[in-house]
RNA sequence: GCCCCCAUAGCUCAGUGGAUAGAGCGCAGGCCUCCGGAGCCUGAGACAGCCGUUCGAGUCGGCUUGGGGGUACCG
Numbered sequence: 001g002c003c004c005c006c007a008u009a010g011c012u013c014a015g016u017g018g019a020u021a022g023a024g025c026g027c028a029g030g031c032c033u034c035c036g037g038a039g040c041c042u043g044a045g046a047c048a049g050c051c052g053u054u055c056g057a058g059u060c061g062g063c064u065u066g067g068g069g070g071u072a073c074c075g
Stems, first nucleotide, its partner, number of pairs: 001071007010025004018055001027043005048064005
């Protein structure tokens, strides 16, 4: 350089064009408790960026950015 894959919460992952984007762990607060790091309850927190398609986009298309993989051989 070329080709392929990936990008959703602090982390690991769901979400097959239509309802308010969910879960586990973690974090914060509360309850409980002799104490809490156990248990219970509540809460905060995310679609990499831009443009396009569509009545409607996390989901489809293009570009960019970032990450991963393959290839760049034989004589």
Predicted 3D model of a 75-nucleotide RNA (transfer RNA) from Chloroflexi bacterium 13_1_40CM_4_68_4.
It matches the Rfam family "tRNA". It is annotated as a transfer RNA.
Model confidence (mean pLDDT): 82 of 100.
The organism belongs to Chloroflexota, within Bacteria.
RNAcentral holds the sequence, with entries from ENA.